[in-house]
Context: one part of a larger RNA
């Protein structure tokens, strides 16, 4: 100097405290550990692993097992020779890769040969084989925490201090004032996007006030830029203004005016360094390994086992409720091998026929609410596991291993011990829709998107984590 202390002092955070609403109990879903297996590939393990890498494991993926084939090889190049073929039909053999016979079956030429394509020789292959403690590169966490340095000068022999400390402030090393320092950098902010307001400009495929046509009804029509909306340039918020307090930053008001007020509200942006943190399997790559095999290729299977344990989620345990009927409002997304309006069959999943849409046009399009009506505290009109059957749909196939769907069955579960987890406002809670990925799906998951829409904060003793200054120190 740093680290550390059940040392002090200040300061802050959903770190407690006030609240709400979960988890730990019950059944499923997933991941994992651990057991089993011929294999159950392989990572990733406090907080920073466990619905993670996987934003789709029947086959393929697939890297793992067993078996059955290859051996310049599943792809490319580069060289010599020597072939004419590759490829498609049929017939066989075979789980398949393969493989056997027949038939079809090249082009340019200066006739040397030459472009393609197969065999063979050879040189480069190829490895998801190890080492993330030999790297790059991308990433987690401290943490959006206010920090972390440099340069000249002073000061100490020196290590190294001072700046960056001291009073106030502030969300901030943010300012201000002091001051042996005076300056800069990286971070902090701002400057980008979204969103509230509002002005111009443009009105198609949006929009419909005035004016007409039209319909049971309807922006359906002619028009029309007034209004939403759309998507482009602008305004607009700065503690400006007013009053208090304070040298001053800055604080305070039920302040004014304003859609908005004190960083409006969210998002991207994560400083110097910390965990030999992750990752050699996303991709590069050093070094060792393998080379008829640890390389390929093909059929089965396994990654889906299952006395256990843990995580993290869904659905419940009921009346602020379940079921029945009417009914009524979003937004952001996709869409041609695609979404599909209508109509018909079918109880349903679907299915048949049809129409528009390459999309602000057509289409996918809510659900909680609401209004009537029934159940009346009951393991039940709660709750829906599991199990029977019977179908629908993808798809070469759903036995191991798919979704959905109709009828029948109807387990646990009556709010969960110790303990612990998230929210501070459009939050939390709760209700659906959408999308990637996808043939299909184990989606209850991630990502996002509206709708309804709350309680609490006294206060900082204490619990955890952090920041600044100070003290001890047997620690480096």
């Nucleotide at each position: 100097u740093g680290a550390c202390g059940g040392g002090g002092g200040c300061c802050c955070g959903c770190a407690c405290a006030a609240g709400c609403g979960g988890a730990g109990g019950a059944a499923c879903a997933u991941g994992u550990g651990g057991u089993u297996u011929a294999a159950u590939u392989c990572g990733a393990u406090g907080a920073u692993a466990c619905g993670c890498g996987a934003g789709g494991a029947a086959c393929c993926u697939u890297a793992c097992c067993c078996g059955g084939g290859c051996u310049c090889g599943a792809a490319c190049g580069g060289u010599g020779c020597a072939u004419g073929a590759a490829u498609a039909u049929a017939c066989g053999a075979g789980a398949g890769a393969u493989u056997g016979u027949a038939u079809a079956g090249u082009c340019c030429u200066u006739c040397g040969g030459g472009a393609c394509a197969u065999g063979u020789a050879u040189c480069g292959a190829g490895g998801u084989g190890c080492u993330g403690c030999a790297u790059g590169g991308u990433u987690g966490u401290c943490g959006u925490c206010a920090g972390c340095u440099c340069g000249u000068g002073c000061c100490g022999u020196g290590a190294g201090g001072u700046g960056u400390c001291g009073g106030c402030u502030u969300a901030a090393g943010u300012g201000c004032c002091a001051u042996a320092a005076c300056g800069g950098g990286c971070g902090c902010a701002a400057c980008c996007c979204c969103u509230a307001c509002u002005g111009c400009u443009a009105g198609u495929u949006g929009c419909c006030a005035g004016c007409g046509c039209g319909u049971c009804a309807a922006g359906g029509c002619g028009g029309g830029g007034a209004c939403u909306c759309u998507a482009g340039c602008g305004g607009a918020a700065c503690u400006g203004c007013c009053g208090g307090c304070g040298u001053a930053a800055g604080c305070c008001g039920u302040g004014a005016g304003g859609a908005a007020g004190g960083u409006g509200g969210g998002g991207a942006u994560g400083a110097c360094g910390u965990c030999a943190a992750a990752u050699c399997a996303g991709c590069a790559c050093g070094g060792c390994c393998c080379u008829u095999a640890u390389g390929u290729c093909c059929a089965g299977g396994g990654c889906u086992a299952c006395a256990c344990a843990c995580g993290u989620g869904u659905u419940a345990c009921a009346a602020u409720g379940g079921c029945c009927g009417g009914u009524a409002c979003a937004g952001a997304g996709g869409g041609c091998a695609g979404c599909u309006a209508c109509u018909c069959a079918g109880c349903g999943a679907u299915g048949a026929g049809a129409u528009g849409c390459u999309a602000a046009u057509c289409u996918u399009c809510a659900a909680a609410a609401c209004c009537g009506a029934u159940c009346u505290c009951a393991g039940u009109u709660c709750g829906g596991a599991u199990c029977g059957g019977a179908g629908u749909c993808u798809g070469c196939a759903a036995c191991u291993c798919g979704a959905c769907u109709c009828c029948g069955u109807g387990a646990a579960g009556c709010u969960g011990g110790a303990u612990u987890c998230g929210c501070u406002a459009g939050u939390a809670a709760u209700c659906g829709c959408a999308u990637a990925u996808c043939a299909g799906c184990c989606a209850u998951g991630a990502u996002g998107c509206g709708g309804u829409g709350a309680a609490u904060a006294c206060g900082u003793u204490c619990c955890c984590g952090g920041g600044c200054c100070u003290u001890g120190c047997a620690c480096a």

Source information:
This is a predicted structure of a 476-nucleotide part of an RNA (small-subunit ribosomal RNA, 3' major domain) from an uncultured bacterium. Its mean pLDDT, the model's own confidence on a scale to 100, is 81.